[in-house]
């Protein structure tokens, strides 16, 4: 980055596993994608188990709000690394 070739990829949706959850494997399916290939490095963004405050209840367990990432997102952007073609 082409109204080229040859090709990859797979969104949501639903089924199944695993997770507290976000989410992530797999199967189906294509919404799209020139790196939607792969790294958690940077900044966003999701989730809050478990720990902390608070509120209730009060022998307690338990229920409700709040902070909170070592969890998660590479198909959020940035950034590194690698890769097919070969017009303009």
């Nucleotide at each position: 980055g082409a109204c080229a070739a040859a090709g990859g990829c797979a969104a949501a949706c639903c089924c199944g596993u695993c997770g507290a959850a976000a989410g992530a494997c797999g199967g189906c399916g294509a919404c799209g994608c020139a790196a939607a290939g792969c790294c958690a490095c940077g900044a966003g963004g999701c989730u809050a188990a478990a720990a902390c405050c608070g509120g209730u209840g009060a022998u307690a367990c338990g229920c409700c709000g709040g902070u909170c990432a070592c969890g998660c997102u590479a198909g959020u952007c940035g950034g590194g690394c690698u890769a097919c073609c070969g017009a303009a």